The prediction has a mean pLDDT of 81. Transfer RNA from Candidatus Defluviilinea sp., 73 nucleotides, folded computationally. Rfam family: tRNA. The family's RNA type in Rfam is transfer RNA. The sequence is in RNAcentral, with records from ENA.

RNA sequence: GCCACCGUAGCUCAGUUGGUAGAGCGAUUCACUCGUAAUGAUUAGGUCAUGGGUUCGAUUCCCAUCGGUGGCC
Numbered sequence: 001g002c003c004a005c006c007g008u009a010g011c012u013c014a015g016u017u018g019g020u021a022g023a024g025c026g027a028u029u030c031a032c033u034c035g036u037a038a039u040g041a042u043u044a045g046g047u048c049a050u051g052g053g054u055u056c057g058a059u060u061c062c063c064a065u066c067g068g069u070g071g072c073c
Stems, first nucleotide, its partner, number of pairs: 001072007010025004019056001027043001029041003049065005
């Protein structure tokens, strides 16, 4: 330099013929307990990497940029 894939909650990851984003773990609070752990319930936490475009509507489609991983030279 070229090609491919990836970027979503604190962490690991789901989520598609475009229609208001979820799980597990972790955190908060409550119950239970003499107390802790475990268990159960509850709540919070997201500009879906950034910027444009298409569309009535974009995490999803298109383009560019940034970052990461791998391959070729």